RNAcentral holds the sequence, with entries from ENA. This is a predicted structure of a 72-nucleotide RNA (transfer RNA) from Gammaproteobacteria bacterium RIFCSPHIGHO2_12_FULL_38_14. Its mean pLDDT, the model's own confidence on a scale to 100, is 81. Its Rfam family is "tRNA". Rfam describes the family as follows. Transfer RNA (tRNA) molecules are approximately 80 nucleotides in length. Rfam links the family to the GO term triplet codon-amino acid adaptor activity.

RNA sequence: GCUCCCUUCGUCUAGCGGUUAGGACGCCGCCCUCUCACGGCGGUAACGCGGAUUCGAAUUCCGCAGGGAGCG
Numbered sequence: 001g002c003u004c005c006c007u008u009c010g011u012c013u014a015g016c017g018g019u020u021a022g023g024a025c026g027c028c029g030c031c032c033u034c035u036c037a038c039g040g041c042g043g044u045a046a047c048g049c050g051g052a053u054u055c056g057a058a059u060u061c062c063g064c065a066g067g068g069a070g071c072g
Stems, first nucleotide, its partner, number of pairs: 001071007010025004018055001026044006048064005
């Protein structure tokens, strides 16, 4: 330098153009308990950045950034 892959709550992860952006763990509150733990209920918080396409984009396209793999 070229090619390919990845980037979503604090962490792991689902999503294949119209979802309230869901789940698990974590954290917070309440219930339970003499207390803790376990268990139950509720809450918390996310689409890397910029543009394009579209009535509508986490999802398609282009560029950039970061990470990874291969080739030279």